Overview:
The RNA shown here (c-di-GMP-I riboswitch aptamer) has 74 nucleotides and comes from a soil metagenome. The RNAcentral record of the sequence draws on MGnify. Its Rfam family is "c-di-GMP-I riboswitch aptamer". Gene Ontology term of the family: cyclic-di-GMP binding.

[in-house]
């Protein structure tokens, strides 16, 4: 972050599995994405406990922030 090149990834929802649940896995689909690629650090929003002070968990494609990478004009 224009191009250009290999190219990646993969909403919604279908369909199987799997958790109390958010949610994850697979298969099918692509709305999009220049990090939609790793990291729950911080902040909001979820989910579950609950003696209602708070604890426990998901989620990175919600905002920030760390880290690595492809290609290359201004």
């Nucleotide at each position: 972050g224009a191009u250009c090149a290999g190219g990646g990834c993969a909403a919604a929802c279908c369909g199987g599995c799997u958790g109390u649940g958010a949610g994850g896995c697979c298969g099918g689909g692509a709305c999009g994405c220049a990090a939609a690629g790793c990291c729950a650090c911080g902040g909001g929003g979820c989910u579950c406990c609950g003696u209602c002070g708070g604890g426990a968990g998901a989620c990175g494609g919600c905002c920030g922030g760390g880290c690595c990478g492809c290609c290359g004009a201004a």